[in-house]
RNA sequence: GGCGCGUUCUUCUAACGGUUAGGAAGUCGGAUUCUCAUUCCGAAAAUAGCAGUUCGAUUCUGCUACGCGCUACCA
Numbered sequence: 001g002g003c004g005c006g007u008u009c010u011u012c013u014a015a016c017g018g019u020u021a022g023g024a025a026g027u028c029g030g031a032u033u034c035u036c037a038u039u040c041c042g043a044a045a046a047u048a049g050c051a052g053u054u055c056g057a058u059u060c061u062g063c064u065a066c067g068c069g070c071u072a073c074c075a
Base pairs, nucleotide, nucleotide: 001071002070003069004068005067006066007065010025011024012023013022018055027043028042029041030040031039048064049063050062051061052060
């Protein structure tokens, strides 16, 4: 350099092209408890970026960025 795969909350992980983008852990605030732990309730927090297709894109296509893998060349 070429090719392939991947990128969603702090982390892990869901979501037929039609959702207020869900769940678990963590964090925070309550309830419970003599206290702590446990348990229960609630809250905040995300689709890498730019275009294209579409009535509608996290989802399909292209490019860019980053990560991983394979491979070529030089030495």
The prediction has a mean pLDDT of 83. The RNA shown here (transfer RNA) has 75 nucleotides and comes from a Bacteroidales bacterium. Rfam family: tRNA. It is annotated as a transfer RNA. Lineage of the source: Bacteria > Pseudomonadati > Bacteroidota > Bacteroidia > Bacteroidales. The sequence was found in a public genome assembly.